[in-house]
Context: one part of a larger RNA
Molecule: large-subunit ribosomal RNA, domain IV
Organism: Bittarella massiliensis (ex Durand et al. 2017)
RNA sequence: GGGUUGUUAAGGAACUCGGCAAAUUGACCCCGUAACUUAGGGAUAAGGGGUGCUCAUGGAGACAUGAGCCGCAGAGAAUAGAGCCAGGCGACUGUUUAGCAAAAACACAGGUCUCUGCUAAAUCGAAAGAUGAAGUAUAGGGGCUGACACCUGCCCGGUGCUGGAAGGUUAAGGAGAUGAGUGCAAGCUUUGACCCGAAGCCCCAGUGAACGGCGGCCGUAACUAUAACGGUCCUAAGGUAGCGAAAUUCCUUGUCGGGUAAGUUCCGACCCGCACGAAUGGUGUAACGAUCUGGUUACUGUCUCAACAACCCACCCG
Numbered sequence: 001g002g003g004u005u006g007u008u009a010a011g012g013a014a015c016u017c018g019g020c021a022a023a024u025u026g027a028c029c030c031c032g033u034a035a036c037u038u039a040g041g042g043a044u045a046a047g048g049g050g051u052g053c054u055c056a057u058g059g060a061g062a063c064a065u066g067a068g069c070c071g072c073a074g075a076g077a078a079u080a081g082a083g084c085c086a087g088g089c090g091a092c093u094g095u096u097u098a099g100c101a102a103a104a105a106c107a108c109a110g111g112u113c114u115c116u117g118c119u120a121a122a123u124c125g126a127a128a129g130a131u132g133a134a135g136u137a138u139a140g141g142g143g144c145u146g147a148c149a150c151c152u153g154c155c156c157g158g159u160g161c162u163g164g165a166a167g168g169u170u171a172a173g174g175a176g177a178u179g180a181g182u183g184c185a186a187g188c189u190u191u192g193a194c195c196c197g198a199a200g201c202c203c204c205a206g207u208g209a210a211c212g213g214c215g216g217c218c219g220u221a222a223c224u225a226u227a228a229c230g231g232u233c234c235u236a237a238g239g240u241a242g243c244g245a246a247a248u249u250c251c252u253u254g255u256c257g258g259g260u261a262a263g264u265u266c267c268g269a270c271c272c273g274c275a276c277g278a279a280u281g282g283u284g285u286a287a288c289g290a291u292c293u294g295g296u297u298a299c300u301g302u303c304u305c306a307a308c309a310a311c312c313c314a315c316c317c318g
Base pairs, nucleotide, nucleotide: 001313002312003311004310005309006308007307008306010304011303014302019299027051028050029049030048031047036041038147052069053068054067055066056065057064058063070074082297083296084295085294086293087292088291089289090288094106095105110145111144112143113142114141115140116139122131123130124129148284149283150282151281153214154213155212158211159210160207161206162205163204164203167202168201169200173196174195180189181188182187215233216232217231218230219229242276243273254270255269256268257267258266
């Protein structure tokens, strides 16, 4: 000097990115227990009190009640939740990066779209064959979403998918004249117009819980400001409900309010949404979470500010 422990005056988070770490709490019995809620929960909520031994009484007993006794201390040691408030995300229990990530990621029940009529679709396999399934549309495959509640707006112009078949285009193939080359010729070779000719594409419709998309400028009200209103250009259609400085807000520590003596974080609002928005789901939501953020009580060597002790190492001597 280091490691692992233990104790600490006064203060008690002043430490720090952050209460990280440590401390507090802790068992059992009794009392008592809020908001909210899907009425199950929340809940061991919170917050209080008790606990040893002896005798008596009651009791089958566990034990209860009463009286007394001892200690600083009776769950006498050890093992054994800290609690509460608000918000974000994800409904939940689960799953995951064997060895830096356990999460808000994945899954999930539920929702919806789509394919599949059975020798099913789909998948593996040159094939045989197998899975699907010894199942049969309340079944099976695939995609998206992700409990529940309230909902899920407009656009089919592009891309995709489905349907359509009149026309256009179109390969092999069919049919096949003329022409060219060659040969004395028969012919051979080459070339091959017009015509017939499938799917596809063009074309015509439909389709968004398919891929996706969801405007600009100018003017206007008897203070000002603003613009319910009007004009105009463009578009397939111009963002509805709800939410909103948000896990999304650049400007930005936006502005106002709350909390603090002081708050770039936090909570509640506002809306000027750089660049939210409805199953790439929108908004809520009890319960749940080794989740993330803010606050608070208790508690503490995290700190003010360090000290001492035990053991081990380092170091010194042998």